RNA sequence: AGUUGGCUAGACGACCGCGUCCCUUUGCGCUCUUUGGGUGUGAGGGGAGGAGGAAAGUCCGAACUCCGAAGGGCAGUGCGCCGGGUAACGCCCGGGCAGGGUGACCUGACGGACAGUGGCACAGAAAAUACACCGCUCACCGGCGCGUCUUCGGGCGCGACGAAGCAAGGGUGAAAAGGUGCGGUAAGAGCGCACCGCGCCGGCGGUAACGUCGGUGGCAGGCAAAACCCCGCACGGAGCAAGACCAAAUAGGGUGGCGUUAUGAGGGCUGCUCGCCCCAGGCCACCGGGUAGGUCGCUGGAGCCGGCGAGCAAUCGCCGGCCUAGAGGAAUGGGCGUCGGCCGUCGCUUUCGCGACGGCUUACAGAAUUCGGCUUACCGGCCAGCU
Numbered sequence: 001a002g003u004u005g006g007c008u009a010g011a012c013g014a015c016c017g018c019g020u021c022c023c024u025u026u027g028c029g030c031u032c033u034u035u036g037g038g039u040g041u042g043a044g045g046g047g048a049g050g051a052g053g054a055a056a057g058u059c060c061g062a063a064c065u066c067c068g069a070a071g072g073g074c075a076g077u078g079c080g081c082c083g084g085g086u087a088a089c090g091c092c093c094g095g096g097c098a099g100g101g102u103g104a105c106c107u108g109a110c111g112g113a114c115a116g117u118g119g120c121a122c123a124g125a126a127a128a129u130a131c132a133c134c135g136c137u138c139a140c141c142g143g144c145g146c147g148u149c150u151u152c153g154g155g156c157g158c159g160a161c162g163a164a165g166c167a168a169g170g171g172u173g174a175a176a177a178g179g180u181g182c183g184g185u186a187a188g189a190g191c192g193c194a195c196c197g198c199g200c201c202g203g204c205g206g207u208a209a210c211g212u213c214g215g216u217g218g219c220a221g222g223c224a225a226a227a228c229c230c231c232g233c234a235c236g237g238a239g240c241a242a243g244a245c246c247a248a249a250u251a252g253g254g255u256g257g258c259g260u261u262a263u264g265a266g267g268g269c270u271g272c273u274c275g276c277c278c279c280a281g282g283c284c285a286c287c288g289g290g291u292a293g294g295u296c297g298c299u300g301g302a303g304c305c306g307g308c309g310a311g312c313a314a315u316c317g318c319c320g321g322c323c324u325a326g327a328g329g330a331a332u333g334g335g336c337g338u339c340g341g342c343c344g345u346c347g348c349u350u351u352c353g354c355g356a357c358g359g360c361u362u363a364c365a366g367a368a369u370u371c372g373g374c375u376u377a378c379c380g381g382c383c384a385g386c387u
Stems, first nucleotide, its partner, number of pairs: 001387008010339004015334002018050001020048013052364001056375002059373005064239004076235005081095005096110001097108004111230002116228002119223002133170002135166003141162002144159006178196006197219001198217008243296004253287006260281001263280002266278004303322008340361009
């Protein structure tokens, strides 16, 4: 200088305040089995305990609660190397492979691109049934020019071509159908060979991912699946305003009783009258649903601390100790003193440092049913491993 992991988030004292709980004194209301007790409410006194490493984002996984559910399938969503951990996970640990870094170390949605459909800007001949812009070659076929030989039929050589062959070299691109070398050829090319790479087979090591060695095939064919998709696995929904219990007034519902028959254009017994019965309206009591309100859910739990043991580790087991907010519109705050810490100035000092004075004591942030993770935010300081 760097890299990885962990810790801390000022300490103590007294004062004022905030909300929760307990004890106690007392005023008032209601009630009972009345020198007393219960309950509601107000005032006073005393005591106990009162935010975080992320309480945050609400992104995953669960507990718990209610609703739904015979079983299967489709759709949808998520995940995807291997092994382990865990209540579970998309989390953690260990390992493999790939990429980056001199290194400690870091990063990786890391199954399938011959199942299918589609895409690949610009450039480029061509972006995938490979292709041919520059270029290379005239072996075969065909004519042309020059030279030369000729038995005049033509032969040979050189050059530039057509058709044809090639894909080595150049060029384009993020990416161009293996790489290097030798041979080979008209020129070339896995065309042949050696090594590397790739596929397949086998041996060995490893639980496995995978590694390594040997054989074999001249050799499948770009990228992207965080495009659709295919394969494998998992998944019911809503959430503590879940939900459970108690339960007033008012209105409405039901049941019973009382009362009026002076109400009714009601119904029944008979068409009418009388009479009787029923119904409605009134009052009282009770029942049930539900609202306000109250109580529970609510914090003793996959808990925290220490020791020992198993394991590389995550983690697990045993023993001992501890109880650490539980409010419901929401409290946890403020200033003072001492010590500590940091910063600045001055003085002394070779330096390290020491002393005096002044200032600050901070960052991110704040419980709301509870856990396990992930992610994000964060002043300053400390410790350990490694390069």